[in-house]
Overview:
Predicted 3D model of a 522-nucleotide part of an RNA (small-subunit ribosomal RNA, 5' domain) from an uncultured bacterium.
Context: one part of a larger RNA
RNA sequence: GGAUGAACGCUGGCGGCGUGCUUAACACAUGCAAGUCGAACGGGAAUGCCACGCUGAUGCGAUUUCGGUCAAAUCAUGUGGCAUUCGAGUGGCGGACGGGUGAGUAACGCGUGGGCAACCUGCCUCAUACAGGGGGAUAACAGUUAGAAAUGACUGCUAAUACCGUAUAAGACCACGGUACUGCAUGGUACAGUGGUAAAAACUCCGGUGGUAUGAGAUGGGCCCGCGUCUGAUUAGCUAGUUGGUGAGGUAACGGCUCACCAAGGCAACGAUCAGUAGCCGACCUGAGAGGGUGACCGGCCACAUUGGGACUGAGACACGGGCCAAACUCCUACGGGAGGCAGCAGUGGGGAAUAUUGCACAAUGGGGGAAACCCUGAUGCAGCGACGCCGCGUGAGCGAUGUAGUAUUUCGGUUAUAUAAAGCUCUAUCAGCAGGGAAGAAAGUGACGGUACCUGAGUAAGAAGCCCCGACUAACUACGUGCCAGCAGCCGCGGUAAUACGUAGGGGGCAAGCGUUAUCC
Repeated sequence: GGAUGAACGCUGGCGGCGUGCUUAACACAUGCAAGUCGAACGGGAAUGCCACGCUGAUGCGAUUUCGGUCAAAUCAUGUGGCAUUCGAGUGGCGGACGGGUGAGUAACGCGUGGGCAACCUGCCUCAUACAGGGGGAUAACAGUUAGAAAUGACUGCUAAUACCGUAUAAGACCACGGUACUGCAUGGUACAGUGGUAAAAACUCCGGUGGUAUGAGAUGGGCCCGCGUCUGAUUAGCUAGUUGGUGAGGUAACGGCUCACCAAGGCAACGAUCAGUAGCCGACCUGAGAGGGUGACCGGCCACAUUGGGACUGAGACACGGGCCAAACUCCUACGGGAGGCAGCAGUGGGGAAUAUUGCACAAUGGGGGAAACCCUGAUGCAGCGACGCCGCGUGAGCGAUGUAGUAUUUCGGUUAUAUAAAGCUCUAUCAGCAGGGAAGAAAGUGACGGUACCUGAGUAAGAAGCCCCGACUAACUACGUGCCAGCAGCCGCGGUAAUACGUAGGGGGCAAGCGUUAUCC
C1' cells in the first nucleotide's frame, strides 16, 4: 500500500447493488417449511334439481245424519337418481429433489486423467409384441370392548389400477453344445438350434390417460486405477481377514465384501504406524511474476441431521421434518404408561467483540401431484433492519471589504490569521419533502414488489459534516497550562519551569458520510 462475512470509538443526508452467528454440530416456546390425485376405489357428508313413498302438522275445498269423512296445496321427514364439492380411509406418484450445516473425515474424500470384457437407472423419448380367464381378503363403516391419554382388541360387511393363482411369450433371460469374427486376458460379439423360466389394469367428459414384457437412447448413479492433496521422527516399526490362492456365499456389480481350507505373506526412512490439525475444489486476497495466505457469499463434489447401532420400503435411502432398538435431555400422566428432536424459514434463551423480521406473495423462475382446472412450495421472488462492503449523488452557485465585532496573537504601534467567511444582493433546485401522472417485468387472463421505478409541476437555501493528525519518518505551528507529575508513543523517543511531541485554545494539513483504532493475510 492492498484486502476483510469484521469488531470497537466519534460522527452520520439520500439512492443502487451486494452482504449479515466466523463463537455453543448449545438447548429450544410458537407458527409455517411436502403434498397431491374423485379421470384408481368403496364410502359418508353438504348444497341444488327431479321422481316417488309414508307419517306428522297446517289445511284451499267437497260432503254430512253436524259426531265426522274425503281432500288440492305447503312444511317437516324418508328413499332413489343426477350435478357440484369432500373430512377420514384403501390405492398411486412424490416425501432420496429442493433447503441447512461443516461435527466427522488426511480418505479414491476431493481435484485431474483414464477404465468397467464387472454394473444399475422411476419419470422421459423411440421401437416391437401383448393385455385371455379366475379367486380370496381387508381398511373405511357398524356393533361390542380395554385405556387418563397415546393407542388398541374382538365380531360382522364391502371395493379397487390393492393382493394371489392360472393361460399365453414375438422378443428377453438361463442351461447345453455348434459355427464365424475378434481381444493382452479372465474372454467378448454375431448367427441359428434344443430344453427351461418369468407379465399385465383398467379409468374416461370418448378427445384421451394409463398397464405388461423386451430392446435402444437420454439422464442420473455405483465401482476400479494412475497422479496430486497440511504438520510432527521429542511417533520406527505396523499388520491375523492381516497378504495371496482354491472353493462357496453374497451384491446391481468386481473384490477378504463374508465364510471354509491352504500358503506366509503385505506395508515401511521415496516416512508405514501413531499423534495433531483440517471438509475438498472452481475460486477469493495479495504479488511484476514465481509464490504466499484463505476456502464467507455464488457454483461442483463429499459428509452429517440430539448421540450410537441395525434395517424396512423403494428405480433410488440405510432416509433432516419415515420406522425400530439403546443412551442423554425435555415435556404430559389418572404413575399403569406415553410424546419430542429448528445444522429448514422466522423467532427465543445461552455463549460472544459480534451478525437481521415470529413480514408479503406464489405475480415471475423452478419443483411435486393432477388429463386439466388447480392445489402445495419459508425453494424462489420481494419487502424490513444494519454505513457491514462497493459504487453514485448531495449538503449550494455568483457577486460581495465598512477588511467591522468576537476569538487568537502582539515588539502594544498595529500587524497578521479566522476571512469573501458573514451580513447584503442576484440565481439554481440535484437529493429529501409536497402535489399530479404512472410503467416494463405477463403470452387471452393473472403483479407480492407497488401507487414502486420513472416523468411533470409548484415552491423554500431551506432539512443534510464530521473524523484523524500537525517532533522526524509524514502533508501541517503558535499561545497558555503542567513541571520526569499528569500524560503521549507504530519506531526513534517526548515531559525534571521558556514542551511546535502531554492537556486546552487559535490556526493549519489530510480524508470525507465517513474518519480513526484493533485483529488477521499478502